RNAcentral holds the sequence, with entries from ENA. This is a predicted structure of a 72-nucleotide RNA (transfer RNA) from Aeromicrobium jepli. Lineage of the source: Bacteria > Actinomycetota > Actinomycetes > Propionibacteriales > Aeromicrobium. Its mean pLDDT, the model's own confidence on a scale to 100, is 85. It matches the Rfam family "tRNA". Its family is annotated with triplet codon-amino acid adaptor activity in the Gene Ontology. The family's RNA type in Rfam is transfer RNA.
RNA sequence: GGCUGGGUAGCACAACGGUAGUGCGCGGGGCUCAUAAUCCCGAGGUUGCUGGUUCGAAUCCAGCCUCAGUCA
Repeated sequence: GGCUGGGUAGCACAACGGUAGUGCGCGGGGCUCAUAAUCCCGAGGUUGCUGGUUCGAAUCCAGCCUCAGUCA
């Protein structure tokens, strides 16, 4: 340098072009003599960046950044 795949909450990952969610973690509460387990509630996102297409983009297109793999 070419090609392929990835980048979404603190972490691991979902999400037909139509309200961005789940688990763990975090905060509060219930249960218990107390803890663990378990149950309920809550906070936390400019979906890597910039443009384009569209009534509407995490999703489609282009360029760039970055990570992994692969070829030379």